[in-house]
Context: one part of a larger RNA
């Protein structure tokens, strides 16, 4: 700097203006002309004035019928042309962007294999056959010594390879350096020339390689290929303002209708709230029915036992229909049965376009969070599916330390006015170190349960108690008796059985330790001393524990707070928002008027997306305008003036063009597209 709803079409539709109107209206062509214009003429067609009917036909009627008292379509008269705008249809049709798929060529200077013709392979080992000589045999065959030089032999350079590891990864290099390592007389390397071409070639075969490009090279061309997909789509302003659903859909991230938003036009109705009249079977609740399920009773049936040749008989802490009693269960039970919600409505009162039809334009078809009924899941999910609200979405302000959805509240604009809501008032921090009455010590006040708490407040019932209770201390707690039994023992105190009896103020045939088993200390249980309240049980506030996560503090925003600035309860006061209000001040829209301007009332948040009014560029007219070297455009810095986009106006630049008004046309607005050129 440039970059995306554009243009055509005697296509269609709607509105808008404009002509003529039961008409309306040319096309091609032909004349004429001041010629890329216009003007006359030209009525061929076209559209409408008449429809039904498949047609013949018939006609304000016509099909349908053997024919309609019938039913379907018509009939009670407006079109039509031309501009403009919206929208739809063909076309690339708002740009940009695949991978791809044809076609016609151009490529074996890379590399793949092949043809022809050349080239190249230090220097070392091993030592095959074959010969020759000894020697062995009757001879052959063997044996030994040379002698010879074979080999996809061996060691290891050129050369050829690329098997390991490091670097190297904006490399020195778009495959490499470095140390190592393989092959190297062979299916070896290797020059030159040649042929083999895109569904083809070559290929010791990896879909490998055919020029850094290969599961179909590469240029070009059909081509602006398609892209239900994903980016991007440019000035200002008032009004209104959604969906994220339902039905189909090779459909599920697309669509088409409805539904829900705008504009228009036509009707007059619609919405709440109260009454009043109506339908229903949730919730709850019930067991009368359907079906499940628990203990008793009763009582067929059936197993068990018992008798018994067979039949019967009899019994039964067994199962267990039917019936009976109690007691509960149920989305797909109901003998009941609600609040709501829904229809209606001539009545009352509120509200004002909210409601209904027809048209023109659409966007929406991924929703989410929370509350409430529910289905699914585990009565799991910041889970999934519905169903009713409410909000995000498309909603900023205030709070909730930050925090789309929970709480207060819905921003037209200004104002160093005012009162409020949520929420708050000790400092950070705007407002109380406010006032009565309690709680709570755990820094509880942030964080979960079961469960445990003699932590402390409040309540209620209940037993002892000045005839003396609880605690505590001092004494006492005894005898038949080692209770029988058992047992190796068993003596209050392993274990069975019993659990009596005296003496007393009181004392279990024993509450615990203890002892092989006694003994042994205690406990119940009595009395003394003390002198007045003491235990048991529910129910309830507040708290402790239960409670371990990774950097001390870090889970009250912080500071800090126990003389509450913590929790309950109650009362006054202030703070606090774009809510309300007070003044100004714009706009849309209703309604009045003394009607062109005044008053009054209501509105004025917005995503998609409808609708309305303007502003700025270039271009043409009118127009060789006005106005311009006494300085146009265009830079640039200031001021003013309009809600905004813009506009005027001065200074400086700058050096030849040029507004402004009415009207018309568009290559008509840029910050994005991992956009495109260009400079740096």
């Nucleotide at each position: 700097g440039u970059g995306a709803g554009u243009u055509a079409c005697u296509u269609g539709u709607a509105u808008g203006c404009a002509g003529c109107a039961a008409g309306g209206u040319u096309a091609a062509g032909u004349c004429c002309u001041u010629c890329a214009g216009g003007g006359a003429c030209g009525g061929a067609g076209c559209c409408g004035u008449a429809g039904c009917g498949a047609a013949a036909g018939c006609g304000a009627g016509u099909c349908c019928u053997a024919a309609c008292u019938g039913g379907g379509c018509g009939u009670u008269g407006a079109g039509u042309u031309g501009c403009a705008u919206g929208c739809a249809g063909u076309a690339g049709a708002c740009c940009c962007g695949a991978a791809g798929c044809c076609g016609a060529g151009u490529g074996a200077u890379c590399u793949a294999g092949c043809c022809a013709u050349g080239g190249c392979c230090a220097g070392g080992g091993u030592g095959a056959a074959g010969c020759g000589u000894g020697u062995c045999u009757a001879a052959c065959c063997g044996c030994a010594c040379g002698u010879g030089g074979a080999g996809g032999c061996c060691c290891g350079a050129a050369c050829c390879c690329a098997c390991u590891a490091a670097c190297g990864u904006u490399g020195a290099a778009a495959a490499g350096u470095u140390a190592g390592g393989g092959g190297a007389u062979g299916a070896g390397c290797u020059g030159u020339g040649g042929a083999u071409a895109g569904g083809g070639g070559u290929g010791a075969a990896a879909g490998g390689c055919c020029a850094a490009u290969c599961a179909a090279a590469c240029u070009c061309g059909g081509a602006g290929a398609u892209a239900g997909c994903u980016g991007g789509u440019u000035c200002u302003c008032c009004c209104c303002g959604a969906a994220a659903u339902a039905g189909c859909u090779u459909u599920a991230g697309g669509g088409c209708u409805a539904g829900c938003c705008u504009c228009g036009c036509a009707g007059g109705a619609g919405a709440g709230u109260a009454g009043u009249g109506g339908a229903g079977g949730u919730a709850g609740a019930g067991c009368a029915c359907u079906g499940a399920a628990u203990g008793g009773g009763c009582u067929a049936g059936g197993g068990g036992g018992c008798c018994u040749a067979c039949a019967a008989g009899c019994u039964u802490a067994c199962c267990a229909a039917a019936c009976c009693c109690a007691a509960a269960c149920a989305a797909a039970c109901u003998c009941c049965g609600a609040a709501u919600g829904c229809c209606a409505u001539u009545u009352a009162c509120u509200u004002g376009c909210u409601c209904u039809g027809c048209g023109g334009g659409a966007g929406u078809c991924a929703g989410c969070c929370u509350g409430u009924g529910g289905g699914g899941g585990a009565u799991a999910a910041g889970c999934u599916c519905c169903a009713c609200a409410g909000g995000c979405g498309a909603g900023a302000g205030g709070g909730a330390a930050a925090c789309a959805a929970a709480c207060c509240g819905g921003a037209c604009c200004g104002u160093c006015a005012g009162c409020u809501a949520a929420g708050g008032u000790c400092c950070c921090u705007a407002a109380g170190u406010g006032c009565g009455a309690g709680c709570u010590a755990a820094g509880u006040g942030a964080u979960u349960a079961a469960g445990g708490u003699g932590g402390u407040g409040g309540a209620a019932u209940u037993a002892c108690u000045c005839a003396g209770a609880c605690a505590a201390c001092u004494g006492g707690g005894a005898u038949g008796u080692u209770g029988g039994c058992u047992u190796a023992g068993a003596a209050g105190c392993a274990g069975c059985c019993a659990c009596c009896a005296u003496u007393u103020a009181a004392a279990g045939a024993g509450u615990g330790c203890g002892u092989a088993a006694u003994u042994g200390c205690u406990c119940a249980c009595c009395a003394g001393u003390c002198a007045a309240g003491u235990g048991a049980u529910u129910c309830u506030g507040c708290g402790c524990u239960g409670a371990u996560a990774a950097u001390u503090c870090u889970u009250c925003g912080g500071g800090g707070c126990u003389c509450a600035a913590g929790c309950u309860c109650g009362c006054c006061a202030c703070c606090g928002a774009a809510g309300c209000u007070a003044c100004g001040g714009g706009a849309u829209u209703c309604c009045g008027c003394u009607u062109u301007g005044c008053g009054g009332g209501a509105u004025c948040g917005g995503u998609a997306g409808g609708g309305g009014a303007g502003u700025a560029u270039u271009c043409c007219a009118u127009a060789g305008u006005a106005g311009g070297u006494c300085g146009a455009a265009g830079g640039u810095u200031g001021u003013c003036c309009g809600u905004a986009a813009g506009g005027a106006u001065a200074g400086c630049u700058g050096g030849a063009c040029g507004a402004g008004a009415u009207g018309g046309a568009a290559g008509a607005g840029a910050g994005g597209a991992u956009g495109c050129c260009g400079g740096u």
Molecule: large-subunit ribosomal RNA, domain II
Organism: Candidatus Zixiibacteriota bacterium